[in-house]
Context: one part of a larger RNA
RNA sequence: GCCAACGAGUUUUAGCAAGCUGCUCGACUAAGGCCGCGAGGCCGGAGUCACAGGGAAACCGAGUCUGAAUAGGGCGCUCGUAGUUUGCUAAAGACCCGAAGCCAGAUGAGCUUGCCAUGCGCAGGGUGAAGUUCGCCGAAAGGCGGAUGGAGGCCCGAACCGGUUAGCCGUGCAAAACUAUCGGAUGACGUGUGGUAAGGAGUGAUAAGCUAAUCGAAUCUGGUAAUAGCUGGUUCUCUCCGAAAGAACUUUUGGGUUCGCGUCGGAUGUACCUUUGUGGGGUAGAGCACUGGAAGGUCUCGACAGGUCGAAAGAUCACGAGACCUAUCAAACUCCGAAUACACAAAGUAAUUGUCCGGCAGUUAGACUGUGGGGGCUAAGCUCCAUUGGUCAAAAGGGAAACAGCCCAAGAUCUCUAUUUAAGGUCCCUAAAUCGACGUUCAGUGCGCUUAAGGUAGUGAAAUUUCUAUGACAAUGAGGAUGUAGGCUUAGAAGCAGCCAUCAUUCAAAGAUAGCGUAACAGCUCACUCAUCGAGAAAUUUCGCGCCGCAGAUAAUCGGGGCUUAAACGUCGUACCGAAACUGAGGACUGGACAGUGCUUCGGCAUUGUCCUUUGGUAGGAGAGUAUUCGUAUCGCGAUGAAGGUGAAGGGGUGACCCACACUGGAGCGUUACGAAGUAAGAAUGUUGGC
Repeated sequence: GCCAACGAGUUUUAGCAAGCUGCUCGACUAAGGCCGCGAGGCCGGAGUCACAGGGAAACCGAGUCUGAAUAGGGCGCUCGUAGUUUGCUAAAGACCCGAAGCCAGAUGAGCUUGCCAUGCGCAGGGUGAAGUUCGCCGAAAGGCGGAUGGAGGCCCGAACCGGUUAGCCGUGCAAAACUAUCGGAUGACGUGUGGUAAGGAGUGAUAAGCUAAUCGAAUCUGGUAAUAGCUGGUUCUCUCCGAAAGAACUUUUGGGUUCGCGUCGGAUGUACCUUUGUGGGGUAGAGCACUGGAAGGUCUCGACAGGUCGAAAGAUCACGAGACCUAUCAAACUCCGAAUACACAAAGUAAUUGUCCGGCAGUUAGACUGUGGGGGCUAAGCUCCAUUGGUCAAAAGGGAAACAGCCCAAGAUCUCUAUUUAAGGUCCCUAAAUCGACGUUCAGUGCGCUUAAGGUAGUGAAAUUUCUAUGACAAUGAGGAUGUAGGCUUAGAAGCAGCCAUCAUUCAAAGAUAGCGUAACAGCUCACUCAUCGAGAAAUUUCGCGCCGCAGAUAAUCGGGGCUUAAACGUCGUACCGAAACUGAGGACUGGACAGUGCUUCGGCAUUGUCCUUUGGUAGGAGAGUAUUCGUAUCGCGAUGAAGGUGAAGGGGUGACCCACACUGGAGCGUUACGAAGUAAGAAUGUUGGC
C1' cells in the first nucleotide's frame, strides 16, 4: 500500500412543540397494596393539569387595579387531559477517537549518585625533597661539597580507569560499538562484595546531572470514558425548498448569545412589487453671495528697516495692508442645485409575494468584478467602507489557448447522430467565408497583456497661402560688372578683423556683399539675370497607420503552423458555424385549476384524464422510501438441493434495491403485517488479521 472483518447521535428522567390514539356528563393516577409461576391483571384520587381573572394585599369578580371619578389607561373576559412517536433542550462519558497534564496509593539505588563496612589492584623506567653521615670553612649560628636516603594530588609509560580529535557505522557487530589518535595512571586513584538514602523526595566537586535504554519532577495502578471554545472522522436512496460570511453585546475577536437571512406548520388575504402623482432634502454638478486658499493687474495707505541712482531733495524696485478688475480652488465653503433613494396616495399585476405567531436550523474567516469614496504612490491578486449592483461561494454548459469571481446564458428534470441562435468565431490544427465593397500599413507592425516623454522629408488623407505655358521648382550652360581698393582705422584692411555710411552708373542682371578663402591681394560660391528644358512647385497646420526610443536569461513564440491588395488595421454588408439557452418529439416529478370514479368520522383522502406550472445546488429545513438482524402473527419454499458464492450481458423500479437464469454449495430459508434495534463504511497518520 491493497483486501477482509470491526468501527461513531445511544440510553434514562424532566421540559417544549408537532403528529396519532383513548376519554372529554373534565383527563390521569403516583407511592403502595392484592392476585398470578410468569406475562400481566385489579385496587389505590394522595396529588397534578384544566375549569377566572385583577391586585403588594385586604378584597372584589367577567371584570379588576390605579384613581376623587361612572374619566382615561394596564392586565383580563376561558378550553382540555393522559399515553405514544418524532424533533429539540437540560442533566448525565452523551456522536466517536485524540492530549500535554493534576491527584492518590504502591514499586524501584542488581543501572546510576553520595555515604558506610570489609577486601583487592596499580609492569617497567626517570627525577632525587627532608633527614643522616663524612670532609672543608666558621667563635657560634650556620654555610659549601661528597656520600647515603627515598619524599611527591612529581615525570615517561603498560594493566586499569577515561573518552580528545578524525574516520568508520548510521534498516549498525552495537537503541552509542569499532579503528587510529589522545588524558590520568600512589591518588580528591580504580575496583569486588554487603549495606544505606526516593518521587516535590533523594543524591549531586552543579551538567537541572543521575535515581533500571524513562527525568525541569521516575515507574505502575487507580480517580478516568480527566478536560479539549482545537484537529480528524461520522456508513443507504429519491423528492421539494434553500442560506450566511451584516449588526449588537461578550476576559470577546478562528468561540458564543440575540437580531438579520433559510425551512416547515398555522393565521391574515394583496398589505409585497411595478407605474403614475405629491412631498421634504442639500449629495453629484455648478458657483464665488459668506468662510477661507491661491495667480496677474490698477489704485490708495503704511513703515521707512532694505537694494540701485543721486550731493541732497527725491526717483525706482522690493515689503505690509486694503479696495476694485480679470481668471480661479474647497470633505469639514454655499447665492444655487439634479438623477437615484425615501415617505405617502391611487391604479395595475397574482406568485414558491408580503406580514404575524410557533417548531427546527445553519451562518457571524468571504472572494473578485463594475460604480462612489477613505488609507497607500488616484502602487498592489493591497487595505477599509458604501451599493440589500453582478458573479463565485453553493453553478455545470459555450467563449476568453489553459484560467472560482470576466463575457454569453429567462441558468443542467430525463432521452434523441432533430432545429434556431447568444457571446465568440469562419486558411490548417478546429465546426463555419481563402466571402463581397472601399481604404490604410511593409514595420511580421499586427494577427486578444502592457509599453512613456521625446524624435522622425516613412507613407496616406484634409485644409490654408504663394509661384507657374507671359515657362514655375530642380538641374545644366553663361553672366554676376563700373565709379571703387567707398570713407575711417590699420604694418596691411582691396565686398568679407572692426567703426561709419550703404550711394550712383551700365544693364537681361549683378548687395559698397550671404558664405569659404588670403599676411593683404588673388581665387571659389551665393543673392540676382539670361539661355536650354517643359509641368507642376514651395511653405505651414491638422489627422490616420508606421519607424526610432525598446537591453535577459530554450530559436521560445500571435495557443501553434503560418499569414503581406492579408489569415493585419479601419468602415460597411451578406451568408454560415457556434451552448446543457430557445424550438421540436417522447417520458417522469412538484404545485394548482377543472371533470370523473372509489372510500369517508362529511372535515376530507386516494386515484384517472385534460390544461397550466415547477424541477442546478453547499450549510441547513421538510417529505417519501430501500436494505440488515431479531420477535409476534400469517402464508410459503427446501437433498427433485436452503443460505452463501461466482457470472457483464435477462426482467422490474426515478433510485436505494428486487426478481429470474446457469454453475458452485450442501441445510436451512423466505413472503405479508406490525413491533424492537449492537441497522448500512472509503477515508478517522482508524483497530485486528492476511498478502

A computed fold for a 691-nucleotide part of an RNA from Patescibacteria group bacterium UBA5187, annotated as large-subunit ribosomal RNA, domain II. The organism belongs to Bacteria candidate phyla, within Bacteria. It matches the Rfam family "Bacterial large subunit ribosomal RNA". RNAcentral holds the full RNA, with entries from SILVA. Model confidence (mean pLDDT): 82 of 100.